[in-house]
Predicted 3D model of a 1495-nucleotide RNA (small-subunit ribosomal RNA) from a metagenome. Rfam family: Bacterial small subunit ribosomal RNA. The coordinates come from a structure-prediction model, not an experiment, and the mean pLDDT is 82.
RNA sequence: AGAGUUUGAUCCUGGCUCAGGACGAACGCUGGCGGCGUGCUUAACACAUGCAAGUCAACUUGAGGGGGCAACUCUGAAGGUGGCGGACGGGUGAGUAACACGUAGACAAUCUGCCCUUUAGAAAGGGAUAACUCUGGGAAACUGGAACUAAUACCUUAUAAUAUCUUAUAGCGGCAUCGCAAUUAGAUUAAAGUGCUUGACACACUAAAGGAUGAGUCUGCGUAUCAUUAGCUAGUUGGUAGGGUAACGGCCUACCAAGGCGACGAUGAUUAGCUGGUCUGAGAGGAUGAUCAGCCACACUGGGACUGAGAUACGGCCCAGACUCCUACGGGGGGCAGCAGUGAGGAAUGUUGGGCAAUGGGGGGAACCCUGACCCAGCAACGCCGCGUGAGUGAUGAAGCAGAUUUUCUGUGUAAAGCUCUGUUAAUUGGGAAGAAAGGAUUGGUUAGCAGCUAAUUUUGACUGUACCAUUUGAGGAAGCUCCGGCUAACUCCGUGCCAGCAGCCGCGGUAAUACGGGGGGAGCGAGCGUUGUCCGGAAUUAUUGGGCGUAAAGGGCAUGUAGGCGGGCUAUUAAGUCAGUUGUUAAAACUAACAGCUUAACUGUUAUUUGCAAUUGAUACUGGUAGUCUUGAGUAUGAGAGGGGACAGUGGAAUAUCAAGUGUAGCGGUGGAAUGCGUAGAUAUUUGAUAGAACACCUGAGGCGAAGGCGACUGUCUGGCUUUUAACUGACGCUGAGAUGCGAAAGCAUGGGUAGCAAACAGGAUUAGAUACCCUGGUAGUCCAUGCCGUAAACGAUGGGUACUAGGUGUUGGGGUGGUUAGUCGCUUCAGCGCCGUAGCUAACGCGUUAAGUACCCCGCCUGGGGAGUACGAUCGCAAGGUUGAAACUCAAAGGAAUUGACGGGGGCCCGCACAAGCGGUGGAGCAUGUGGUUUAAUUCGAUCCACGCGAAGAACCUUACCUGGGCUUGAACUUGUAGUGCAAUAGGUAGAGAUAUCUAGUUCUCUCUUUACGGAGGGACGCUAUGAGAGGUGCUGCAUGGCUGUCGUCAGCUCGUGUCGUGAGAUGUUGGGUUAAGUCCCGCAACGAGCGCAACCCUUAUCACUAAUUGCCAGCGAGUCAAGUCGGGGACUUUAGUGAGACUGCCCGGGUUAACCGGGAGGAAGGCGGGGAUGACGUCAAGUCCUCAUGGCCCUUAUGUCCAGGGCUACACACGUGCUACAAUGGGCGGUACAGAGUGUUGCGAACUUGUGAGAGUAAGCUAAUCACGAAAACCGUUCUUAGUUCGGAUUGCAGUCUGCAACUCGACUGCAUGAAGUCGGAAUCGCUAGUAAUCGCGGAUCAGCAUGCCGCGGUGAAUACGUUCCCGGGCCUUGUACACACCGCCCGUCACACCAAGGAAGUUGAUAGUGCUCGAAGCAGCUGGUCUAACCCGCAAGGGGAGAAGGUUUCUAAGGCAAGAUUGAUGACUGGGGUGAAGUCGUAACAAGGUA
Repeated sequence: AGAGUUUGAUCCUGGCUCAGGACGAACGCUGGCGGCGUGCUUAACACAUGCAAGUCAACUUGAGGGGGCAACUCUGAAGGUGGCGGACGGGUGAGUAACACGUAGACAAUCUGCCCUUUAGAAAGGGAUAACUCUGGGAAACUGGAACUAAUACCUUAUAAUAUCUUAUAGCGGCAUCGCAAUUAGAUUAAAGUGCUUGACACACUAAAGGAUGAGUCUGCGUAUCAUUAGCUAGUUGGUAGGGUAACGGCCUACCAAGGCGACGAUGAUUAGCUGGUCUGAGAGGAUGAUCAGCCACACUGGGACUGAGAUACGGCCCAGACUCCUACGGGGGGCAGCAGUGAGGAAUGUUGGGCAAUGGGGGGAACCCUGACCCAGCAACGCCGCGUGAGUGAUGAAGCAGAUUUUCUGUGUAAAGCUCUGUUAAUUGGGAAGAAAGGAUUGGUUAGCAGCUAAUUUUGACUGUACCAUUUGAGGAAGCUCCGGCUAACUCCGUGCCAGCAGCCGCGGUAAUACGGGGGGAGCGAGCGUUGUCCGGAAUUAUUGGGCGUAAAGGGCAUGUAGGCGGGCUAUUAAGUCAGUUGUUAAAACUAACAGCUUAACUGUUAUUUGCAAUUGAUACUGGUAGUCUUGAGUAUGAGAGGGGACAGUGGAAUAUCAAGUGUAGCGGUGGAAUGCGUAGAUAUUUGAUAGAACACCUGAGGCGAAGGCGACUGUCUGGCUUUUAACUGACGCUGAGAUGCGAAAGCAUGGGUAGCAAACAGGAUUAGAUACCCUGGUAGUCCAUGCCGUAAACGAUGGGUACUAGGUGUUGGGGUGGUUAGUCGCUUCAGCGCCGUAGCUAACGCGUUAAGUACCCCGCCUGGGGAGUACGAUCGCAAGGUUGAAACUCAAAGGAAUUGACGGGGGCCCGCACAAGCGGUGGAGCAUGUGGUUUAAUUCGAUCCACGCGAAGAACCUUACCUGGGCUUGAACUUGUAGUGCAAUAGGUAGAGAUAUCUAGUUCUCUCUUUACGGAGGGACGCUAUGAGAGGUGCUGCAUGGCUGUCGUCAGCUCGUGUCGUGAGAUGUUGGGUUAAGUCCCGCAACGAGCGCAACCCUUAUCACUAAUUGCCAGCGAGUCAAGUCGGGGACUUUAGUGAGACUGCCCGGGUUAACCGGGAGGAAGGCGGGGAUGACGUCAAGUCCUCAUGGCCCUUAUGUCCAGGGCUACACACGUGCUACAAUGGGCGGUACAGAGUGUUGCGAACUUGUGAGAGUAAGCUAAUCACGAAAACCGUUCUUAGUUCGGAUUGCAGUCUGCAACUCGACUGCAUGAAGUCGGAAUCGCUAGUAAUCGCGGAUCAGCAUGCCGCGGUGAAUACGUUCCCGGGCCUUGUACACACCGCCCGUCACACCAAGGAAGUUGAUAGUGCUCGAAGCAGCUGGUCUAACCCGCAAGGGGAGAAGGUUUCUAAGGCAAGAUUGAUGACUGGGGUGAAGUCGUAACAAGGUA
């Protein structure tokens, strides 16, 4: 620091997603040790049990124990009165949007126990009471009565002030009320003792002053969301008086006034403890508020006071409520949001531990006691940090596993084993700190002595079996998790087969998955690793730093103007903003930096630092305030001017329609074509007249006016704005503008008029599959006027307003100035508009460009992914229609802008092609042949659909053959090879069988080496058989895994590259343009210049000639010869053959054309503009065809999907299609006669001649391995017959008889003869071929082949017609245009309906929650009143009693909870219901994208 994802590709906009960091976490797998931290985020849910606040030289009682004979003495549990403390410490975050918190101030409006300092004091008395004892009540909790007693408890009196109150005097100061200190006179108010070492003692006590600490109150500023919460408020705001408080105050009461708050957001609703900080971030910010620290609030829920220095009191009290426990049913008890712990909830959070040793707190004089604060330990990888699980050497590169180029390699891998070491950690044994210093005791010092201070000795550790150190043993006990398609580091095999599954985004999986699952291998991190959740970041994706608004989301429809924001020149002043210095504060901790302490680190310590706020002293440029002044902004005035600016009233002509009348006759009208409609009752047409309403042709323009909407005949009246000139006047009066107000097209609404034309709705006619449309005929609202509403438009320049600045050119409208001209008018200049082009600059690009979308400033409005949705709910406006404001759930990974290349268009332009047209002949109808589909079948093998269909197949009776049925074989029919055994081949014959095959007989070989006299023997090879192992075999699957080959577009003229240039880029340019061509062929021009593959040419053939050559070809001349014949001798003249050359190049002439390319015509020539024909097929497209030619990956079969054999099938047949043959006849058929080719083929062959048969053919046989012999023409021509008919046309079909091939013609061959003699009389819609030696027509040959072409491939004979032309059909090329297409129009895509699921809305209602209002009731309690009943202290009194003072009780105000009532807000639910979203293959149409077929 970025990356992935919209597209065929590109740039941009824009969302989604990822990589980082963090966590009080949880879950999954795994888990060695230590240190330091952290640990109910949920139910402020309910709690069993134990503990968490006591203590004390004040007072009192004295169970029990010790000593003693006893008296008595020592000790002392437990309880009570009293004092201090239970307001701290500890917990939690429910409530609270507030002076609660933070920060800075104020208190001249306050209090403060214990503590410190200072001053003064502590006198004299008195009456009770608890405990205890006795006696009652009660289950208990508890409680009644009687009697006794003490105090530092209580009371009276005394004394007393700088305290408090009152009287009077006068001073200083200040901040408004006021504060301070002094003097005078009076009044009121205190106290407590205890201890011993008996003192100038210690600790307590009282009053006063001051301090410290703590608390209370007030104020400025800051501190969440919602305006779909806009008005709120009666103690409310203020005053006076009083009360109350420690204290100010409506804090409370009475009276008076009517205020107070609010768009700078009151009130209401929802959410929330606040902060230091924490996490993140470069920062600004954003999120958060666990642990630690400060503040606040709360203590089962609500209310209340008491005590006290302090509470409205977590472990106190009273009342009400809910819950729970005990009960003898009468009544009582309780409050873990203290520490542990339990249940519940939850994804989820610990021990009912040790100790007061340390730190701190309470009490005490102290010892000491108490302390779940705290210090420690336990549990938990919950987090951070550290350490370890070994190190070195070691190649038989082991085994195993996996892979491969597979009998040998590669990976795991120096990894292991082995050998040599080390000893962290764990284990063992031993040693062993720091945390401990106080305090106490003892002895000293200081002092006259005590106290205090100080020195020495002694004593105190939960943790602790501590940390740490050493010893021994010993590699021994210690590695996992995730990932490996891209982002993102890391690849292979098998399995699976859109299944199972994965997935953060894009997306993987449909038989070769680096994406699923497993194996191997690898990458990352590591006692952890992943996942999930949340926050920040990346995200400049809310933009202060730091974004935008012409077309991507986004400028309000327009103006006027309030608040607000911003604002011209100069002078003076002020000092609010601003800037500088100083001071205070900014708690500690944290962060950051430096240093230091634990072996290091985490952790901890010390020091430094700290944006803000406040106070104060200065500065005065700028902004602001105040005062004055100026004229340039703005406005006013004078003169002049243009205009469809507005309102009202009137006037006019053309057209249309209607009415009346005339003329006139059969149609008119309308359309693509028609029909409905009108018309013989006289239309349309035409003439004249009348009436009506609406709109104003030409002028008209890039033109004018207006704020916008908008405004168009003419005249008048009223009226707004603008421009220009002059420079007289005012003197900043300005700009913008939230709310607000006004205007605001069309349509629509209301009332009343009007209605010619047009025309929603509606009706009819057409079109159509349908046509609720487009077209036609009619036609009502409406359109028009008046008045009122509505308030929206693609209200658009899709561009808010204002000001200033920044090259020009050109046109036009309206003014001014100036120069020239007789004039018309022209030139220059200036102001205000309206347009075009264009520089810089800007922009994603398109484009904008002084009329900015440039450069700046000011103000307003608006945007933040697509859909849901401008919808719902609410509010508000409206008569209604509806408008304004305006969400969410859910869903998708895109939606979008501009430009690019293609493709496409029922877009355009140019051009070509037997594409159409012009012609000739066919197909489609018939019969047959052949192929295909379909059907059938045991099988009818398979493939092939514009580019399959007489195609693969250049030839299925067996074979072929792949199919079916049946019968056999299993290392196999054929091939390579190892091992073991065994044998010799070949050939002939017999038997069984459909055959394959089985079996029997005869037969016993060949070659090499050694050995032997020889026979023979041994070994090897070739060959065969048997067994076994590798492995064969497959026309089985996949042409969508492939090679090769082929088709098609298309023999169309295209397809590209290098360098340069242009563009951010995809790309463009070149290759476009003007001509021309068959051609991207050539020429010219040009930011292009060149080049390649294609085109053309080079090749073959054909047409002419020359030269050379001359057999098997030829024969002119010469000779010979025959009935005849190049037959013979010869010859090369000719033809021919086959080799080499020539020839044609727009070369020549004329014309056109740009002096070009080229085109038209002509000459010559055998041939003329590519002479004819062939071969030759660019980049690519169609996942085109072929795994059944061949080759080949993978998969499958292996006694079968292999192989052998027989028979059958591929030849079927209601039907449909393609390609052909033969015909339908006289341009013909039959018969007879007479001619003329080319190219081929032939020895398993062609086969003459002869004989024979009606014939197919047969017999015999010459010649020929071929310019030698053979196969061999038909149409044509000549003559004759038939005479328009289903025929002397046509030949199908069928019967009989034959021929040939072949082991074999039944299924299933070809041909021949005789007989039979079907359909068919020129073919509907539609459709094919052909432009010259072509079509048409005639025959011939060849391949395949035993035999079998109407097919295929070739050959020659005869031999036409037509082309005006490019409008249309089809295909193609180039340019251009539109596009929402890119799988590319066989594209894309919209809506209803049907089905499933989802969320949200409405809904008769039902049921909760919350806050308030009114009424009612009213506990406890404070306060007031009362107090007839009761009472120790003081007073009077001998006493009784009385006084004073007080208490219970009663009552009043206030008031919690409760009850009742009507509404409000907000949830849940609800039959049914309207829409929305989503969902591989549903229905109906085809609305949009091309002119999308009606823009």